The RNA shown here (transfer RNA) has 72 nucleotides and comes from a Pseudomonadota bacterium. The sequence is in RNAcentral, with records from ENA. Rfam family: tRNA. Gene Ontology term of the family: triplet codon-amino acid adaptor activity. Its mean pLDDT, the model's own confidence on a scale to 100, is 81.

RNA sequence: GCCCUCAUAGCUCAGUGGCAGAGCACUUCCUUGGUAAGGAAGAGGUCCGCAGUUCAAUCCUGCGUGGGGGCU
Numbered sequence: 001g002c003c004c005u006c007a008u009a010g011c012u013c014a015g016u017g018g019c020a021g022a023g024c025a026c027u028u029c030c031u032u033g034g035u036a037a038g039g040a041a042g043a044g045g046u047c048c049g050c051a052g053u054u055c056a057a058u059c060c061u062g063c064g065u066g067g068g069g070g071c072u
Base pairs, nucleotide, nucleotide: 001071002070003069004068005067006066007065010024011023012022013021018055026042027041028040029039030038048064049063050062051061052060
């Protein structure tokens, strides 16, 4: 220098062109003599940035940034 791949909740990860979910973690309540476990409810994300395509972009395209891998 070139190529591939990844970036979504505190963490690990799904997701699909129609304004986003799971598990764990967190909060409140129930249960217990009290914990743990269990049960119920809830909060939490401008989906890495900019631009483009589209009626509509987390999703498609380009560039950039960062992580990982490969080639020379």